Annotation
Predicted 3D model of a 464-nucleotide part of an RNA (small-subunit ribosomal RNA, 3' major domain) from a bacterium. Rfam family: Bacterial small subunit ribosomal RNA. Rfam links the family to the GO terms structural constituent of ribosome and ribosome.
Context: one part of a larger RNA
RNA sequence: UGACGGGGACCCGCACAAGCAGUGGAUCGUGUUGUUUAAUCCGAUGAUAAACGUAGAACCUUACCAAGGCUUGACAUGGUAGAUAAUCCGGAGGAAACUUCGGAGUGCCGCAAGGAGUUCUAUCACAGAUGUUGCAUGGCUGUCGUCAGCUCGUGUCGUGAGAUGUUGGGUUAAGUCCCGCAACGAGCGCAACCCUCAUCCUAUGUUAAAUAUUCUUAGGAGACUGCAUCACUAUAAUGAUGAGGAAGGAGAGGAUGAAGUCUAGUCGUCAUAGCUCUUACGUCUUGGGCCACAAACGCGAUACAAUGGCAGGAUACAAUGGGAAGCCAAACCGCAAGGUGGAGCUAAUCCUCCAAAACCUGUCUCAGUUCGGAUUGUGGGCUGAAACUCGCCCGCAUGAAGUUGGAAUUGCUAGUAAACGCAGGUCAGCGAACUGCGUUGAAUACGUACUCGGGUCUUGUACA
Numbered sequence: 001u002g003a004c005g006g007g008g009a010c011c012c013g014c015a016c017a018a019g020c021a022g023u024g025g026a027u028c029g030u031g032u033u034g035u036u037u038a039a040u041c042c043g044a045u046g047a048u049a050a051a052c053g054u055a056g057a058a059c060c061u062u063a064c065c066a067a068g069g070c071u072u073g074a075c076a077u078g079g080u081a082g083a084u085a086a087u088c089c090g091g092a093g094g095a096a097a098c099u100u101c102g103g104a105g106u107g108c109c110g111c112a113a114g115g116a117g118u119u120c121u122a123u124c125a126c127a128g129a130u131g132u133u134g135c136a137u138g139g140c141u142g143u144c145g146u147c148a149g150c151u152c153g154u155g156u157c158g159u160g161a162g163a164u165g166u167u168g169g170g171u172u173a174a175g176u177c178c179c180g181c182a183a184c185g186a187g188c189g190c191a192a193c194c195c196u197c198a199u200c201c202u203a204u205g206u207u208a209a210a211u212a213u214u215c216u217u218a219g220g221a222g223a224c225u226g227c228a229u230c231a232c233u234a235u236a237a238u239g240a241u242g243a244g245g246a247a248g249g250a251g252a253g254g255a256u257g258a259a260g261u262c263u264a265g266u267c268g269u270c271a272u273a274g275c276u277c278u279u280a281c282g283u284c285u286u287g288g289g290c291c292a293c294a295a296a297c298g299c300g301a302u303a304c305a306a307u308g309g310c311a312g313g314a315u316a317c318a319a320u321g322g323g324a325a326g327c328c329a330a331a332c333c334g335c336a337a338g339g340u341g342g343a344g345c346u347a348a349u350c351c352u353c354c355a356a357a358a359c360c361u362g363u364c365u366c367a368g369u370u371c372g373g374a375u376u377g378u379g380g381g382c383u384g385a386a387a388c389u390c391g392c393c394c395g396c397a398u399g400a401a402g403u404u405g406g407a408a409u410u411g412c413u414a415g416u417a418a419a420c421g422c423a424g425g426u427c428a429g430c431g432a433a434c435u436g437c438g439u440u441g442a443a444u445a446c447g448u449a450c451u452c453g454g455g456u457c458u459u460g461u462a463c464a
Base pairs, nucleotide, nucleotide: 001464002463003461004460005459007458008457009456010455011454012453013452015448016447019412020411021410022409023408026302027301028300029299030298031297032296033295034293035292042053043052064288065287066286067285068284069283070282073126077125078124079123080122081121082120083119087104088103089102090101091100092099093098108115109114128277129276131275132274133273137271138270139266140265141264142262144260149188150187151186152185153184154183155164156163157162168179169178170177194254195253196252197251199221200220201219202218203217205215224248227242228241229240230239231238304405308364309363310362311361312360313359321352322351323350326345327344331340332339333338371402376397377396378395379394380393381392382391418440419439420438421437422436423435424434
């Protein structure tokens, strides 16, 4: 100087407390461990792994396994020698890859020989590797933490390591600001500058019959403790209350992550050093596997019901998005999934698009039920060469566990939690996941003793 303390003082955070809804029990989905397997590819493992890489494993993906093939190679550049336009078609073997046989076809330059170019064969340099080391690395990322810290120049003090500044008195979300002070200044962080939303003004008007009060687009105004009172007092910084205001003391949200820590993660995005393989650890193909299943854990979905289920209602009300190998209307067929159909749309124009909870009426009357829907049988539909392993959806039948969940544990402070549906990305098809969107819309916060994490000062130490 740090680090640590079941030392002290002060302060903060959904950290506790006060509340609301959950998880932990059930069934299912999904990830992980383990086990199994020819293979169940690999990585991630307290917080900071486990619906994570994977924004979507039937083939492909694919890296794994089995079998069958190739060896200048699936991919790149070049040298030497030889052949040859390119290209197209067919036969045989085969699961395919591939092997083998045959046919058509002749272009450009040049009188010709030949040349350029293309393709093939042989050969040589080389290619190739999701092989290894993240403890050789770059880049990127997580975490402490959006915590308020981390440093430098000159000066001064100290033999020196170092100190001072950065400590102290107040204050703040903040090393934020004020005052004081052997310090005076400065940098990276904080804040602000950026984006979205909330109010108003001006202009604009594709769409639309028209208009612009809703709306679109663009520009501007507005909030600064500016005003009043009070508190602390030092006339400072600051705090409290109020007025006016759409908005008030950082208006709400986002983006933005200092010096560093964890020899944190990633050589499998990519790049890269060393090492290793080179008729194989490269590469092609078919089939299988990544989907196994005694058990354990994580994240979710659905429920256990009456604040509910079911039936009916010419019974309402959104927003974000997406659309040409696309979105797909009307009409018709089908109980339905879906099919036929073909209008419109290059999108404020057409489609997706009837939102669902909500509301009204009726019924059920507390039961393993008209709750719950797992599982299984059967018949259909869709995508796609192909749904057996292994997709999604619909109809009929079947009708399991489950009656609110032990110890323990998670999220959340307002348009938030909770509930409800909708859209998108990936995508041929497929999600209970992810990313967004709106609709309905609470309860509670006395407070900082305790738990966890963090900051500042101080103290002890046989630790570095």